[in-house]
RNA sequence: CGAUCGAACGGGCAAACCCGUCGUAAGGCGGGGACGCAAAGCCAUGGGGCCGACGGCCUUUUGAGGCCAAACCGGCUUGCCAGGUUGCCGAC
Repeated sequence: CGAUCGAACGGGCAAACCCGUCGUAAGGCGGGGACGCAAAGCCAUGGGGCCGACGGCCUUUUGAGGCCAAACCGGCUUGCCAGGUUGCCGAC
C1' cells in the first nucleotide's frame, strides 16, 4: 500500500408517522422525527413488487365513479434481491 474483516475512534445516513409541496397515482422533494443501516453513497442493468394506461364490466345527474385487468407500453421502488461502480477508519 492492497485484499479480507468489522472491534474502537471520529462521524454519516434516516424507516414509520406529522406538516408543507409536486404528481391522476405509485411515489418524489423540503422540514420535524428515529425503525434501523458498514455502503441505508451512486446507477433502474437483470429479477421482484407497486402505480397508470390500452381493454372489458357495472352505475350515472353524462360531470364522472366503482370493479377486473395476463401480455405489450409508460412510470416508481437502489431502505426488496442480485449486479456494477466509488468511498471514511484501521483492531483481530